[in-house]
RNA sequence: GGGGGAGUUCCCGAGUUGGCCAAAGGGGGCAGACUGUAAAUCUGUUGUCGACGACUUCAGUGGUUCGAAUCCGCUCUCCCCCA
Numbered sequence: 001g002g003g004g005g006a007g008u009u010c011c012c013g014a015g016u017u018g019g020c021c022a023a024a025g026g027g028g029g030c031a032g033a034c035u036g037u038a039a040a041u042c043u044g045u046u047g048u049c050g051a052c053g054a055c056u057u058c059a060g061u062g063g064u065u066c067g068a069a070u071c072c073g074c075u076c077u078c079c080c081c082c083a
Base pairs, nucleotide, nucleotide: 001082002081003080004079005078006077007076010027011026012025019066028046029045030044031043032042033041047055048054049053059075060074061073062072063071
């Protein structure tokens, strides 16, 4: 230099025939149950808020669309192959 792939919530890690997504599952955190205590196990919860619901988010930025984690352009970072 050429080609390909990846970036998601506190962490790991699914999800791209566009809508059923605050987004599976696991870990960790918090609360509760159980226990003499603890561990283990089980249940709930774990973006923000005035919590019915509303709002914002999936590397950054711009675009397409009624609607984007998902499609497109550019940029950044990482990985693989070729030279």

A computed fold for an 83-nucleotide RNA from a Clostridiaceae bacterium, annotated as transfer RNA. The coordinates come from a structure-prediction model, not an experiment, and the mean pLDDT is 81. Lineage of the source: Bacteria > Bacillati > Clostridia > Eubacteriales > Clostridiaceae. Rfam family: tRNA. About the family: Transfer RNA (tRNA) molecules are approximately 80 nucleotides in length.